The prediction has a mean pLDDT of 84. THF (Tetrahydrofolate) riboswitch aptamer, 95 nucleotides, folded computationally. Rfam family: THF (Tetrahydrofolate) riboswitch aptamer. Rfam describes the family as follows. Tetrahydrofolate (THF) riboswitch was first reported for Ames et al. as an RNA motif in 5' untranslated (5'-UTR)regions of folate transport and biosynthesis genes in Firmicutes genomes. For this family Rfam cites "The structure of a tetrahydrofolate-sensing riboswitch reveals two ligand binding sites in a single aptamer" (Trausch et al., Structure, 2011). Rfam 15.1 lists 747 matches to the family in 747 species. The sequence was found by an Rfam model in a public genome assembly.

[in-house]
RNA sequence: GGAAGAGUAGCCAAGGCGCGUUAAGUGUUGCGAAACGGGACGUUGUUCGCAAACGAAAGGGCUUUGCCCUGCGGUGCCGCGGCGCGUCCGCUUUU
Numbered sequence: 001g002g003a004a005g006a007g008u009a010g011c012c013a014a015g016g017c018g019c020g021u022u023a024a025g026u027g028u029u030g031c032g033a034a035a036c037g038g039g040a041c042g043u044u045g046u047u048c049g050c051a052a053a054c055g056a057a058a059g060g061g062c063u064u065u066g067c068c069c070u071g072c073g074g075u076g077c078c079g080c081g082g083c084g085c086g087u088c089c090g091c092u093u094u095u
Stems, first nucleotide, its partner, number of pairs: 001095005010083003015078004019073003028052007038089005058070005
């Protein structure tokens, strides 16, 4: 020098355990902040704080005031499995 490859943030999601159903959470918009392959530039996406608007699916059982079952929520956490950096350098394997 050539060839091949790996790894981030995070996304989907089997399954498990919860929360709400007396409406929290999720989602939307605006402002601000943070982290984000080992490095540089950059992209995409993510998270957090504040504010605003919008907004819901309940039904049944029992030893009845609090438990259980079936549902519902773009619901929280864990996560089998799958996916997951553009250029250059770096890294691994090989020649």